[in-house]
The RNA shown here (transfer RNA) has 72 nucleotides and comes from a Lachnospiraceae bacterium. Lineage of the source: Bacteria > Bacillati > Bacillota > Clostridia > Lachnospiraceae. The sequence is in RNAcentral, with records from ENA. It matches the Rfam family "tRNA". By type it is a transfer RNA. Its mean pLDDT, the model's own confidence on a scale to 100, is 81.
RNA sequence: AGGCGUUUAGCACAAUGGUCAGUGCACCGGACUCUGACUCCGGAAAUAAUGGUUCGACCCCAUUAACGCCUG
Numbered sequence: 001a002g003g004c005g006u007u008u009a010g011c012a013c014a015a016u017g018g019u020c021a022g023u024g025c026a027c028c029g030g031a032c033u034c035u036g037a038c039u040c041c042g043g044a045a046a047u048a049a050u051g052g053u054u055c056g057a058c059c060c061c062a063u064u065a066a067c068g069c070c071u072g
Stems, first nucleotide, its partner, number of pairs: 001071007010025004018055001027043005048064005
């Protein structure tokens, strides 16, 4: 310098263009317990950024950013 891939909750991952954006672990509160653990119930928390297409975008397109891989 060129090419490719990834980016969603604290972490690991899901999500045919129409879901209330979900699951596990973690976290918070409650029940249970002498206390803790286990178990059960409830809760908070996320689409990398900016534009575009569309009635409607996590999803399609463009640019930018971060990270990784390949070629030289």